Background: This is a predicted structure of a 75-nucleotide RNA (Fluoride riboswitch aptamer (crcB RNA motif)) from a Rhodospirillaceae bacterium. The source organism's lineage runs through Bacteria, Pseudomonadota, Alphaproteobacteria, Rhodospirillales and Rhodospirillaceae. The prediction has a mean pLDDT of 78.
RNA sequence: GCAGGCGAUGGGGAUGGAGUCCCCCGAAACCGCCCUGCGGGAGAAAUCGCAGACGCUAAUGGCUCCUACCGCGCG
Numbered sequence: 001g002c003a004g005g006c007g008a009u010g011g012g013g014a015u016g017g018a019g020u021c022c023c024c025c026g027a028a029a030c031c032g033c034c035c036u037g038c039g040g041g042a043g044a045a046a047u048c049g050c051a052g053a054c055g056c057u058a059a060u061g062g063c064u065c066c067u068a069c070c071g072c073g074c075g
Base pairs, nucleotide, nucleotide: 010025011024012023013022016066017065018064019063020062021061032056033055035052036051037050038049039048
């Protein structure tokens, strides 16, 4: 340095908090979409990575609640 195994306290699941269930991680798990360019690729097109412009959705991994935001209606 690389690969594998086990793995406590714990950590993670695109914008905040809590409960609960599920999944994942151990230096990883995780870090949304659209478009353009670059890299790489046998290749125009896959997967992956980086950068950038205009723009789009979302406070959940799922469910419930709170807060924020948006829309509509009533007072």